[in-house]
Molecule: transfer RNA
Organism: bacterium
RNA sequence: GGCCAGAUAGUUCAAUGGAUAGAACGAAGGUUUCCGGAGCCUUAGAUCCGGGUUCGAUUCCCGGUUUGGCUA
Repeated sequence: GGCCAGAUAGUUCAAUGGAUAGAACGAAGGUUUCCGGAGCCUUAGAUCCGGGUUCGAUUCCCGGUUUGGCUA
């Protein structure tokens, strides 16, 4: 240089065009306990960036950024 794949919550991952973007772990608060832990209840938290297609985009298309892999 060429090609391929990925980027979503603090972390690991779902969501194959339409619901309020969901789960686990983690965090905060409550309950419980002499205190802590465990259990139970509640809460906050995310779509890499810019365009395009569409009534509607996490999803499809183009470009960029970045990570990983293959190849010379």